[in-house]
RNA sequence: GCCACAAUAGCACAAAGGCAGUGCAGCGGUUUUGUAAACCGCAGGUUGUUGGUUCAAGUCCAACUUGUGGCU
Numbered sequence: 001g002c003c004a005c006a007a008u009a010g011c012a013c014a015a016a017g018g019c020a021g022u023g024c025a026g027c028g029g030u031u032u033u034g035u036a037a038a039c040c041g042c043a044g045g046u047u048g049u050u051g052g053u054u055c056a057a058g059u060c061c062a063a064c065u066u067g068u069g070g071c072u
Base pairs, nucleotide, nucleotide: 001071002070003069004068005067006066007065010024011023012022013021018055026042027041028040029039030038048064049063050062051061052060
């Protein structure tokens, strides 16, 4: 230098154009003599940035940024 992939909650990841979810972690509760486990509930997101397409974009398109891998 070229190519590909990835970027979503504190962490690991879903969501095949129509209300952004799951697990763990966190907080509260039930249970226990107590802790853990189990169960119930709660909270936590300008979906990397900027534009475009669309009635509608996490999803499609372009550029950029960062990271990973490959080639040279």
A computed fold for a 72-nucleotide RNA from a Caulobacteraceae bacterium, annotated as transfer RNA. Rfam family: tRNA. By type it is a transfer RNA. The literature on the family includes a 1993 paper in Trends Biochem Sci by Hou, "The tertiary structure of tRNA and the development of the genetic code". The organism belongs to Caulobacteraceae, within Bacteria.